Molecule: SAM riboswitch aptamer (S box leader)
Organism: Fibrella forsythiae
RNA sequence: GAUUUAUAGAGAUGAGGGGAGAGAUCAGGCUCUGCGAACCUCAGGCAACCUACCAAUUGGCAAGGUGCUACGUCCUGCCCACAACAAGGUGUUGGUGGGGCAUAUAAACC
Numbered sequence: 001g002a003u004u005u006a007u008a009g010a011g012a013u014g015a016g017g018g019g020a021g022a023g024a025u026c027a028g029g030c031u032c033u034g035c036g037a038a039c040c041u042c043a044g045g046c047a048a049c050c051u052a053c054c055a056a057u058u059g060g061c062a063a064g065g066u067g068c069u070a071c072g073u074c075c076u077g078c079c080c081a082c083a084a085c086a087a088g089g090u091g092u093u094g095g096u097g098g099g100g101c102a103u104a105u106a107a108a109c110c
Stems, first nucleotide, its partner, number of pairs: 001110001003108006013043005021032003026077004044069003049065003053060002073102001078099005083093004
C1' cells in the first nucleotide's frame, strides 16, 4: 500500500522544545491559532479493537500491542425519500431523514 470485517456516539491535558499554520484531500463555507498552529519529547488521562488475566460467555480488569486526548468524521458536494417555496414539463433550498463515496482506527489477510 491492496482487500475483507467492525466501529466512527461518548470520553480524556499539563510541561518542555518548536515557530506558522491547523481541522485527511479538492472546492465553497465555518472554526481554531503569536493569549503560540502543525510537529517532537516527557508525564498524565480516555477508551476497550486485539492479547493476557478473572468470571463463565451481552460481564469485569487495564498488565501488554495499538488507538485517541479543541470544536461531532466540523458542514455541504453524489443518489433517494420527505418538507417548504416557486411553478405547472419541472425547478430551487444554508430544511429533515436515509444511503453512497471518501477518510480514520482496529483486527485478519496478501